The RNA shown here (c-di-GMP-I riboswitch aptamer) has 76 nucleotides and comes from an uncultured Rhodospirillales bacterium.
Its Rfam family is "c-di-GMP-I riboswitch aptamer". From the family's description: GEMM was predicted in a large-scale screen for bacterial structured RNA regulatory elements.

[in-house]
Parts: sequence; C1' cells; structure tokens
RNA sequence: UAACCGUAACGGCAAACCUGAGGCGACUCAGGGACGCAAAGCCUCCGAUCUCGGAUGAGAUAGCGGGGUUGCUGAU
Repeated sequence: UAACCGUAACGGCAAACCUGAGGCGACUCAGGGACGCAAAGCCUCCGAUCUCGGAUGAGAUAGCGGGGUUGCUGAU
C1' cells in the first nucleotide's frame, strides 16, 4: 500500500411518530425524535413492491434485494 474481516476508537446516518411545506398519488423536503445501520454515502443497470388526471407509458422506494462506484478506522 492492497485484500479480507469487523475488535477498538473518533465520529457518521436517522425508522416509527409529531409539526410545517410540496405533490393527483406512492412519497419527498425542513425541524423535532431515535428503531436501527459498517457504507442506512451516491447511482434506477437488473429484479421486487407501491402510485398515477395521460397505462405498449410515466413516476416512488437506494432504510427491499442484486449490481456499480466512492469513503473512515486498524485488532485479526
């Protein structure tokens, strides 16, 4: 330095729910709040689930799984 792995430490993120706002909706954003998470950082390429005034379409969930990519640490 790299890989594997997840001991320790420094920290990080933030479910449900509440308030406000946006959207037809799934849901999202901000604040509060912590169920949990070693990528619960990011990306719709594949599958899955969900939504739709326009359905051979368009969207939502990356904290549903796979995949890609980037990052902290250093016991083994």